A computed fold for a 148-nucleotide RNA from Paenibacillus albus, annotated as FMN riboswitch aptamer (RFN element). The organism belongs to Paenibacillus, within Bacteria. Rfam family: FMN riboswitch aptamer (RFN element). Rfam links the family to the GO term FMN binding.
RNA sequence: AAUGAUCUUCGGGGCAGGUGAAAUUCCUGACCGGCGGUGAAGCUGUAAAGCAAAGCCCGCGACUCUCCGCACCGUCAACGAACGGUAUGGAGACUGACUUGGUGUGAAUCCAAGGCCGACGGUAUAGUCCGGAUGGGAGAAGAUCGUC
Numbered sequence: 001a002a003u004g005a006u007c008u009u010c011g012g013g014g015c016a017g018g019u020g021a022a023a024u025u026c027c028u029g030a031c032c033g034g035c036g037g038u039g040a041a042g043c044u045g046u047a048a049a050g051c052a053a054a055g056c057c058c059g060c061g062a063c064u065c066u067c068c069g070c071a072c073c074g075u076c077a078a079c080g081a082a083c084g085g086u087a088u089g090g091a092g093a094c095u096g097a098c099u100u101g102g103u104g105u106g107a108a109u110c111c112a113a114g115g116c117c118g119a120c121g122g123u124a125u126a127g128u129c130c131g132g133a134u135g136g137g138a139g140a141a142g143a144u145c146g147u148c
Stems, first nucleotide, its partner, number of pairs: 002147009015029004030128002032118002034060004042051003055116002064093006071086005098114005120131003
């Protein structure tokens, strides 16, 4: 250094005005961009190499739904079965949005311009408020033990 197990910590941002009885929900203008990958004009270095770099390119996560396993609770006079529910593990489904110009051998990533997108429940119609959530989580960093 690689790899396996266990554990620890970390792990999402964003509003003003107008109208109105009421809106961070409508209208006008603004603001925000999880994780991994890819990423030739940046930065550091003599070099080897290192660092940074995509909301809309590829994939993942969260929400929701279905199926299966396990545990528990309820219905039943009672055991079992069945049905319903809760929690948890696994598998699957679902899951938004970009063009033009420039440079160049080469760009959906750089530069410029103009666009577009954003679960569910609540509430005057919500990416920005409240809630499930003191939850879950892609993953990141580290520690210990083992293997080669």